[in-house]
């Protein structure tokens, strides 16, 4: 100096989410991701260093090499090897030689029990921590005493002599020690004996003496030392013992016989049932014994803000193992990884006799695996064994090889460079943008890689040599030696940008977008989920984002997850309070005062291994990585204090608990008696034809007399009225009265006890219905059952019978929506008001213990709860962890049965799920409107016939339009044409148009011929011109065309709800929040119109008015309209002149607003046969059509995207279709007639139209019309009325009704009326005599009736479509009911919105799992039989002087066989349920009152949802009634 630790607001450290359930929204809940990690893997890609790791799976099997030997200064010797030496030889050489340097095999010593590996077993004193051995032991080492005489006999080896393929052995004979043995010494050990003294912590312990009695030794040698034996003491390093701590499972509850104690003996180093005999019966366990699963522990690692949670690789410690399973020897140490012995598997080798082997040492094979290295080099360093030492020996170690496996660290250039180059994308596309200063190009550096040149540190030392010091064997300095890695690390020069980038992503979480293929295909995907023809989500490109020598996947832990909650969750409705009470261990416990100090808290002291974390520093260029030192290690033991609180111990109180008494209470329970209604049976009297019974029937009773009613009599069963958010009980539950018997509460005021209390695992009692066993009893209801209806069915709802059972009595059963869905106690927290019981007071009130409602804070996800708390607190106990599978299996335990209790997992989704908020729906409710019913008119539905649909037909019968909102609709004109359709023949830049520019007049025109017609072919002609050009035609250049497809890509228009009265917004208030409020609420309108009230206030689009027609009036103006008065004139007529009065016409204006009046009312407004007034209460019409809803219609009006045809899907033409017809619907016409027909007379409108036109007017035709011909581009001309009126006639019939059909003649249009056109005229004369079921339109100038006009258009199939006018009604009590709509209210499992959802059988596939005759394994326990090596014991005639030994017995045992059961896998004929799968079947059980409320326990029944019955729940809608509460 930091880290840490208290303080504290200098500073620092240090907690982040998000996707997804809904229309949305809060909650609760689960899944999913984003962050780290790793001994990892795989898939693209890879340029270098450093420092690290590298068989997680078969504790599988293993070739071949290495890994634990040394010591000649302990021996005998001496086989190989070298060298003196000798001998032979001329050398080569060849023979000799323990002399020598050293040594192979053998004795001996000392190691081999470390080092290394490895995680099988183990849930244990196996680890860990912390003690204690006064119950032990320690080789080599340190330090101290002391000593070291003497003597025997063996054995290897070597020789010889066998045995065998070979491991290897057998027999003789000789030989040495530091080998082994025997005797001395022994103030030293041990043992025994009987006392002392000091100490301790119980047994004792230590000392210093006595007697007895056993036990030592080893030499080598260079003479310096090394070594050896006894005893202490030391370090080491072990063993043992204890206290705490150390996985899951109760679907393992009981286990133990040496098992638990005693004293005794044997063993051991040492304590002990560790072993035997005995002797007692004991010990362990709900604080989890015992069995079963898994599992080596730990320092530490990862991941957390911690706390935990996961893991136990690399390092370091401690355990355990060494093919598997026993077992000893040897040693200080071992029951031994490279050692013994047995037995088993499994491999080798054999000569068939018999042997030999153990990589979880390092390398390396092989298997297995998704996967993990070289059969490498050094002992140079660091440590090890030996050794006096050179040394030898180390696969420990150090090093170096492979592998991005991890971590760090560099590099792959830097600067400039806009013609913003070409290339590529994309695009609103002459043209931009972006790739992009990127490149090219110019200038610079030069790590790093290749070249070359130099080149370490790591070595200290030991030994030797020198010198010093102390002073005789150590230590200090100095010289000399030694490097596997290595020519490596590091370092210089020269050159030159040269040698070096990938991967995954890009829809949201998530940081990055656009093209194009592609067409629910191929594909994607972590969760949501993308893909069905314009995919930023699939597959490619461009671009972009992130990370980068890697980047992604997958695996698996921790986070996040407060999603096991100690920190730090809940349990009324979301998963969860046990049905209830009593009680046992247990946990928690009142007041005051004294001790203790066990828990607490300080304070020291031990320990907490290093290594890791953290800090400082320090070393490698940095870093990773290492060192040095600190912290720290939250824990554990000792000890020493303090004593407020807990906890012992004592002693005392009364308030908590209880006893007494005393007033009272009550459907508390048990037993017994009783009583009166009803009900049902029976008798008998009455008395007659029905009666029950239901939506409506029928089943059933009944003239053999029912029912109805009167009398009596029998039975069993429940107890009206009172009765009541009453009481009363733990809880189930309890109801007539009266007795006995038990028990309980509550006040009250005294006495007394003195804490004696709460809670409750486990245990015990009780426990509605329904059920089961015995016996009884059975009136009434009443599952099963039958009948009858309903209905497609009807196993159901209804209905007539009707058995168990309901009742009692004993026993059982043990569950309910057993519910306040609210465990149980104790204390606190504001009120208000009601009832029960009691109590004080005169009273009015207080007051105690119970039962209710509203509200307050507060509490909640809300809903809601609030003193009876779901509020603040503390104690105890039961439960809970997404949905399904499932309260199911399996195993248990209790039932007689039924079953009841405990209670999984495999699949399998990504939700279920709560409480509210908007919608929407409801065979819910309430108000309220509308020709919605109802009152009335008049109509469709029958009939011809007319359109137009569907069907069907056909070459083609073109297309659209389908409920309401398609069908006299697109079409307000289908003979050609239109026109799209069929047939057939043509054409292929063709058709038209336009700009620009050229160029031309043989192109057009006309006639003629072939032909169905386009078209083709001959002929003829040479265009107008105001000269400026027009016009045809060629050319040149743009742009083709599609009535194909896709109204589910669009735009635009359109239709409906609906001219319904609604939709919203700003601020502001409430609500966590969707959203609420305003916009409700009481009144009122047509009207969310308006007024009052009011957390709103205000404002939009709607509404209303604004605007056009209409009805009055006034003014202006006065033609083509108009005519009062003058005038004129006609048969007659505004005809004329002339006028503006009046009608009209058409500008401008007025007039109506509930304004006046009465009444009611707070207002708004509404009411009167008000008044005024033409019009009166939006005066009548009309156009106007909010927000938005049907993916509502239209690609064929138009216009468009995207697709798609290009000698056709485009064009032209001819005929044909679009008109077809068994047949069915729509919508209309004309009708059935006398309110009419018919025929004659006579009148009256409006709005429109009109030159390829309306057409007076005359003639002619029976008409249609047809010749002629005036006026009019129109207030002038002209098309132009009919119903009505007034007369006639018919007289009720298929008619003088009705006009269909069909013959015949004709007009007219048009190129053309066959298919296909209208109209005339004559003949003809269907069908219909008012229309079932059902259905339409209308409320006033409306229905009804009656003509007239116009678009379209040559002509018309128009009876249609759109004006228009003439005549001109009837009823409306009213709002029950149909239908639509509007508002508020409610329930809802709905939100595509009820045409919603949604349940269960049965068939199908495909998936896991349960039973299951039997097959077939596995671990383990018991019983018995057999028993290997070994210890141990006991023997011993054999061997040895002898110690012992070899033999045999005997005990124990691995191991093996044998039985009977248990427990635990596997698979299987057959079988059961369960799950999941776009579009099977059968119902329709749930959700709205789901159409019979539902749901919970039970028993019965049914193909299936399900029914019923019985008892309980509201988590049932609606109505009424009653009771309380709030506010005025």
């Nucleotide at each position: 100096a930091a880290a840490u630790a208290u303080a504290g607001a200098c500073g620092a450290u240090g907690g982040a989410g998000a996707g997804u359930u809904u229309g949305a929204u809060c909650c609760u809940g689960g899944c999913u991701c984003a962050g780290g990690a790793u001994g990892a893997a795989c898939g693209c890609u890879a340029g270098c260093g450093g420092c690290a790791g590298g068989c997680u799976u078969a504790a599988c099997a293993c070739a071949u090499g290495c890994a634990a030997g040394u010591c000649g200064a302990g021996g005998g010797g001496c086989a190989g090897c070298a060298c003196a030496g000798g001998u032979a030889g001329c050398a080569a050489u060849a023979c000799u030689g323990g002399g020598u340097g050293g040594c192979g095999a053998c004795c001996g010593g000392c190691g081999c029990a470390c080092g290394g590996g490895u995680g099988c077993g183990u849930a244990a004193c196996g680890c860990g921590u912390a003690u204690a051995g006064a119950a032990c032991c320690u080789a080599c080492c340190u330090u101290u005493u002391a000593c070291a005489g003497a003597g025997g006999g063996a054995u290897a080896g070597c020789c010889c002599a066998g045995a065998g393929a070979a491991a290897u052995u057998u027999g003789g004979a000789u030989u040495a020690a530091c080998a082994c043995c025997u005797c001395a010494u022994a103030g030293a050990a041990u043992u025994a004996u009987a006392g002392a003294a000091u100490g301790g912590c119980a047994u004792c312990a230590u000392u210093a003496a006595a007697u007895a009695a056993u036990u030592a030794a080893a030499c080598a040698u260079u003479u310096a030392u090394g070594g050896g034996u006894a005893a202490g003491a030391g370090a080491u390093g072990g063993c043992u013992a204890u206290g705490c701590g150390u996985c899951c499972u109760a679907u393992u509850a009981g286990u133990u016989a040496g098992u638990u104690g005693g004293a005794g003996a044997g063993g051991u180093a040492a304590c002990g049932g560790c072993u035997c005999a005995c002797c007692a019966a004991g010990a362990c366990a709900g604080c989890g014994a015992u069995a079963g699963g898994u599992a080596g522990g730990g320092g530490u690692c990862c991941u957390g803000a911690g706390a935990g949670g996961g893991a136990g690789a690399u390092c370091c410690c401690c355990c355990a193992c060494a093919c598997u399973g026993g077992u000893a020897c040897u040693g200080a140490g071992a029951c031994a990884c490279g050692g013994a012995c047995c037995a088993g598997a499994c491999u080798c080798c054999u000569a068939c006799g018999g042997g030999a082997g153990g990589c979880a040492g390092c390398a390396g094979u092989g298997a297995g695996g998704a996967a993990u290295a070289u059969u490498g080099g050094u002992c140079a360093a660091u440590g090890g064994g030996c050794g006096c030492a050179a040394g030898c020996c180390u696969g420990a170690a150090c090093c170096a090889g492979c592998c991005a496996u991890g971590c760090c660290g560099c590099g792959u250039g830097c600067a400039g460079g806009a013609a913003g180059a070409a290339g590529g994308u994309c695009c609103u596309a002459u043209g931009g943008a972006u790739u992009g200063u990127a490149a090219a190009c110019u200038g610079c550096u030069u790590u790093u890689a290749a070249a070359c040149a130099g080149g370490a540190a790591g070595a200290a030392a030991c030994a030797c040599c020198c010198c010093g010091a102390c002073g005789u064997g150590u230590c200090g300095g100095g010289g000399c030696u030694u490097g596997a890695c290595g020519g490596u690390a590091c370092u210089g020069u020269a050159a030159g940008a040269a040698u070096a980038a990938g991967c995954a992503c890009c829809g949201g979480c998530u940081a990055a977008c656009u093209c194009c293929g592609u067409g629910c295909c191929a594909g994607c995907a972590g969760c949501c989920g993308c893909g069905g023809u314009a995919a930023u989500a699939c597959g490619g490109a461009g671009g972009g984002u992130g990370c980068a020598a890697g980047c992604g996947u997958u695996a698996u832990c921790c986070g996040g997850a407060a999603u096991c909650a100690u920190u730090g969750g809940g349990u009324u409705u979301a998963a969860a309070g046990g049905g209830u009470c009593c009680g046992u261990a247990g946990g928690c416990g009142g007041a005051u005062g004294a001790u203790u100090a066990a828990g607490u808290c300080a304070g020291a002291g031990g320990u907490g291994a290093a290594a890791u974390c953290c800090c400082a520093c320090a070393g490698c260029u940095u870093a990773a990585c290492u060192g040095u030192g600190g912290c720290a290690u939250u824990g554990c033991c000792u000890u020493u204090g303090a004593u407020a609180c807990u906890g012992g111990u004592u002693a005392u109180c009364u308030u908590g608990a209880g006893u007494u008494a005393u007033a009272g209470g009550g459907a508390a329970g048990u037993a017994g008696a009783u009583a009166g209604a009803a009900u049902a049976u029976g008798u008998a009297g009455u008395g007659u034809a029905g009666c029950g019974g239901u939506g409506a029937a029928a089943u059933g009773c009944u003239u053999a007399g029912a029912u109805a009613u009167u009398a009596c009599a029998u039975a069993g069963a429940a107890u009206a009225c009172c009765g009541a958010u009453u009481g009363c009980g733990a809880a189930g539950g309890c109801a007539g009265u009266c007795u006995a018997c038990u028990a309980c509460c509550u006040a009250u005021u005294a006495a007394c006890u003195g804490a004696c209390g709460c809670u409750a695992a486990g245990g015990g009692a009780c426990g509605a219905a329904a059920g089961c066993g015995u016996g009884g009893g059975g009136a009434g209801c009443g599952a099963a059952c039958a009948g009858g209806a309903u209905u497609a069915g009807a196993u159901a709802c209804c209905c007539u019978g009707g058995u168990a059972g309901u009742c009692c009595a004993c026993g059982c059963c043990g569950u309910a929506a057993a519910c306040g869905a609210u465990g149980g106690a104790u204390a606190c927290u504001a009120g208000c008001u009601g009832u029960u019981g009691g109590g004080a007071g005169c009273a009015a009130u207080c007051u105690c213990a119970g039962u209710g409602g509203c509200c307050a804070a507060g509490c909640g996800a809300a809903a809601g709860u609030g003193a009876u708390a779901a509020g603040u607190a503390u104690c105890c106990c039961a439960c809970c962890u997404g949905g399904g599978g499932a309260g199911u299996a399996c195993g248990u335990u209790c039932g007689c049965a039924a079953g009841a209790a405990u209670g999984a997992a495999a699949c399998u989704c990504a939700a279920a799920g709560g409480a509210a908020u908007u919608g929407a729906c409801g065979g819910g409710g309430g108000c309220c409107c509308g020709c919605a019913c109802a009152a009335g008119c008049g109509g469709u539905g029958g009939a011809g016939c007319a359109u137009g649909u569907g069907g069907u037909u056909u070459a083609a019968u073109u297309c659209g339009a389908u409920g309401a909102u398609a069908c006299g609709c697109g079409a307000g004109g289908a003979a050609c044409c239109u026109u799209a359709c069929c047939a057939g023949g043509g054409c292929u830049u063709a058709a038209a148009u336009g700009u620009a520019g050229g160029u031309u007049g043989c192109a057009u025109a006309g006639a003629u011929c072939a032909g169905a017609g386009a078209u083709g072919g001959u002929c003829u002609u040479u265009u107008c011109u105001u000269c400026g050009g027009a016009c045809u035609a060629c050319u040149u250049a743009c742009a083709a065309g599609g009535u194909g497809c896709u109204g589910c890509a669009u735009g635009g228009u359109u239709g409906u709800c609906g001219u319904c009265a609604g939709c919203u917004c700003g601020u502001g208030c409430c609500g966590u929040g969707a959203g609420g409020u305003g916009u409700c609420a009481g009144g009122u309108u047509a009207a969310g119109u308006c007024c009052u009230a009011u957390a709103a206030c205000g404002a939009g689009c709607g509404c209303a008015a604004c605007c056009c027609c209409u009805a009055u009036c006034g003014u202006u103006a006065g033609u083509u309209g108009c005519u009062a008065a003058c005038a004129g004139g006609u048969u007659a007529a505004g005809c004329u002149g002339a006028g503006g009065a009046c009608u009209c016409u058409a500008g401008c204006g007025a007039g109506a607003c509930u304004g006046c009046c009465g009444g009611u009312g707070c207002a708004a407004a509404c009411c009167g046969c008000g008044a005024g007034g033409a019009a009166g209460g939006u005066g009548g019409g009309g156009a106007u059509g909010a927000c938005g809803u049907c993916a509502a219609a239209u690609c064929a009006u138009c216009a468009c995207g995207g697709c798609c045809c290009u000698u056709a899907c485009g064009u032209c033409c001819u005929g044909g279709g679009c008109u077809a017809c068994a047949c069915a619907c729509g919508u209309g016409c004309u009708a059935c007639a006398a309110u009419g027909g018919u025929c004659g007379g006579u009148a009256c409108a409006g709005a429109g139209g009109g030159c390829a036109g309306c057409c007076a007017c005359u003639a002619c035709g029976c008409g249609a019309g047809u010749a002629g011909g005036c006026g009019c581009g129109a207030a002038u001309c002209u098309c132009a009325a009919a119903a009505a009126c007034c007369g006639a006639u018919c007289u009720c019939a298929g008619u003088u009704c009705g006009g269909a059909u069909c013959g015949g003649a004709g007009u007219c249009u048009g190129c053309a009326a066959c298919u296909c056109g209208a109209c005339u005229c004559c003949g003809u004369g269907a069908a219909g005599c008012u229309g079932g079921a059902a259905u339409c339109g209308c409320u006033a100038g409306u229905a009804a009736u009656c003509g007239c006009a116009u678009a379209u258009c040559a002509g018309c199939c128009a009876u249609g479509a759109u004006g228009c006018g003439g005549u001109g009604a009837a009823u409306a009590c009213g709002u029950u009911c149909c239908c639509g709509g509007g508002c508020c209210u409610u329930g809802u499992a709905c939100a595509c919105a009820c045409c919603g959802c949604c349940c269960g059988u049965c068939a199908a596939g495909c998936c896991a799992u349960g039973g299951a005759a039997g097959c077939u394994g596995g671990g383990g326990g018991u019983a018995c039989c057999u028993g290997a090596a070994g210890u141990c014991g006991g023997u011993c005639a054999c061997c040895g002087c002898a110690a012992g030994g070899a033999g045999c017995c005997g005990c124990c045992u691995a191991g093996g066989g044998u039985a009977a059961a248990a427990c635990u896998g596997g698979u299987a004929a057959c079988u059961a349920g369960g799950g999941c799968u776009a579009a099977g079947u059968c119902g329709u059980a749930a959700c709205a009152a789901g159409g019979u409320a539902g749901c919970c326990g039970u028993a019965c029944c049914g193909g299936a949802a399900g029914g019923u019955g019985c008892g309980g729940c509201u988590g049932g809608a609606a109505c009424a009634c009653c009771u309380c509460c709030u506010u005025u």